[in-house]
Formats: sequence, C1' cells, structure tokens
RNA sequence: CUGGCAGGUUGGAUUACCGCCUAAAAUAUAUUUUAGGAGGAAAGUCCGGGCUCCAUAGAGCGCAAUGCUGGCUAACAGCCAGACUCGCAGUUGUAAUAACUGUUUGAGUAGAAAGUGCCACAGAAAAUAUACCGCCGCUUCUAAGCGGUAAGGGUGAAAAGGCGGGGUAAGAGCCCACCGGGUACCGGGAGACCGUGACCGCAAGGUAAACCUUAUUGGGAGCAAAGCCAAGCAGUGGAAGGAUUGCUCGUUCUGUUUUCAACAGUUGUUCUGUUGAAAAACAUUCCACGGGUAGGCUGCUGGAGGGAUUUAGAAAUAAAUUUCCCAGAUAGAUGGUAAUCCCCUUUUAAUAAGGGACAGAACCCGGCUUAUAGACCUGCUUUUUCC
Repeated sequence: CUGGCAGGUUGGAUUACCGCCUAAAAUAUAUUUUAGGAGGAAAGUCCGGGCUCCAUAGAGCGCAAUGCUGGCUAACAGCCAGACUCGCAGUUGUAAUAACUGUUUGAGUAGAAAGUGCCACAGAAAAUAUACCGCCGCUUCUAAGCGGUAAGGGUGAAAAGGCGGGGUAAGAGCCCACCGGGUACCGGGAGACCGUGACCGCAAGGUAAACCUUAUUGGGAGCAAAGCCAAGCAGUGGAAGGAUUGCUCGUUCUGUUUUCAACAGUUGUUCUGUUGAAAAACAUUCCACGGGUAGGCUGCUGGAGGGAUUUAGAAAUAAAUUUCCCAGAUAGAUGGUAAUCCCCUUUUAAUAAGGGACAGAACCCGGCUUAUAGACCUGCUUUUUCC
C1' cells in the first nucleotide's frame, strides 16, 4: 500500500413549480400569507415506567422476576465505576511448585456443610467412592497364592491439594520447610474484598437457565385504557345473592314490600331500631337467544422535552442560568417533477453512463436486541514491498 474483522459517528443538501396535513393571522367564507411536517432504528414487543380504570393500591399465600459490591435513574434484566476467579498476552524467576503487569473490542460470580436428584460411556472405583497394571514382603510344586500400598502408569470432563526433602519392606501429610486451604484477632476499604503475623496437617468432588433454600421486588388490566356529547331500543328464557382481571382474611359499601324469631328503647299494649331466617313480586348482577343504533369530541403531544454555558463528580449523571417549541394523521398526510451540488462505481483523466442502504410515526418516554449500500474515525490482522 492492498484486503479482511470488530467497535463508534453519519447515513443526503439547495432552489423552483405543482399537490397533501396541522397551527396562527387576515378575511371577500373560499382563498391568501407565515411557520412546521416520518427514524437511528419509527422495527421486534424482550424489559422498565408515566398515564387511565377497577371500593380496598392493607396483610398473608400462590405465582413470577432478579442475584458479586457501590453509585446513577421515575424505574429496570439498563448505564458508570470497582472486587474476586478463570482464560489470553508479555516479562521475570526458583532445586521445584510459580510470581508480577496488562486485557471486558474475553467468560463468569446468592447458596452444594438443610435436603433430594444426576455425573452416560470408559474405568478397579464417580463421593461414607478404589486396586486393573505396577511397587514391596511372605509362601513356594516356578505356576500361582496371601498380605501391604495408593507415591508411578492407565481410563475419563473430573479420581481424596502441589513441589522438594526425610522416613519406610515398599509407600502415603506419615513428618518437615515452602505454595495452596481453613479459623480467630488486628489493620485498610462505604462495600465486594485486600494485607502482616499467629494457630491448625487440613476427609467430605462436580452440577442449582436440575428440584430446592434464601435475599430483594411485584394488586390486576391496558389507549381497542378511559371520559363527554349525540343516535336508537324489543324482548324471551335460565341462574344467583353480593361487590376488580389469581386465592384467602380483614376493612368498607350493599334494594323495596310481607311473615316469623331474638335483642334494645318504652310504665304497658303498641310503636321504633338492629340482627337473623323464609317466601314471593319488582329492581340489580351474570349467561344464552333475538331486534335496533353506532356519528363526533377529548385523551393526542409543553414533555421524567431539546440546545448552550457554568459548577460538582473518576464516570454514568445531577443542579443552576439561559434559550427553543421540533408531526398529531384517523382508511390513515409528510409527496411528484426539473435543475444544481454531495458521496460511490467505471474511464489515463475529464465528459458521459449508472448507483446512493435498512426502512414509514399512530398515547408517550428510558433501555435492550435485530437490519443496514456508502463515507469517516479507532483497534486488530493478512499479502506484498522497503529498511
């Protein structure tokens, strides 16, 4: 230099004419002027909320989600910073086991000593788990048997810590120093954790997007939520005693008439009130069948809003000051034509020609994931060339 991979930013602009939607003003009431009009993902509907409604938003259970520490945030499985373990790279070093630095543009991190389950095959044996080969000792008919061993080898994803020395018949934390591990104090740190020394030979594998345990959080449903105006109406049959879109409890609310019982008030009959039971009718709620009507407005965009500056902070971010208004459609607008510019391909160059991705708001916002021609930036890397 060329090619590739990963991450980040951007991903068309101007003018004229015609057409569409919204707002404001003028106003001759159908015209004019001004201003604005689809994204970084509008997609997916995977999270979190704002907002609306349901009497209870209270408690418990169930169910579900998350899971190292701290901070940010309306909140989050998000973002920022940090800790530990492993992996990778580099450097150094011991007799040997190793040590240090960097790296998230590498992965993971509640609990395995509460319990249950599983670890195929291979292997002697897969967790209160071993003796196939080997090593050592004894017997001895020389082919085997008995005993010891778990350091060496084999199998496997994984086999009762590592290395060196002592010891032993041969070995083994059996013993010792070091590394690793555990316990308790002390010191540092907001914390996860880190560190010096002391003590202890230190049996008890892995797996919890397996059941489970535990900490925190969660009422449910959703803009086709919900509210207002208008239009129209025809009922029939059945069921029920309650009242939200998981269940239970508590609280709160909850028709009319008749009869009976209990309690209270009353001097007494009577009357009144409360509670309970029964029956019927009307009303209420639910289910099935059936007839009629269904148009408009709000919600609907001034926001956890955008920009700039300053301050605080390591950062995410927060606060203050100032400035701006940037779609609200409703069968669904945001376009078409022409010219010029910009970027790319081809061409020696120019001209000419061709091309310019993914893609389209529907209540709104913060994230995550996915798609993406080209251009620019950063990192890594391949080929070639040069030193």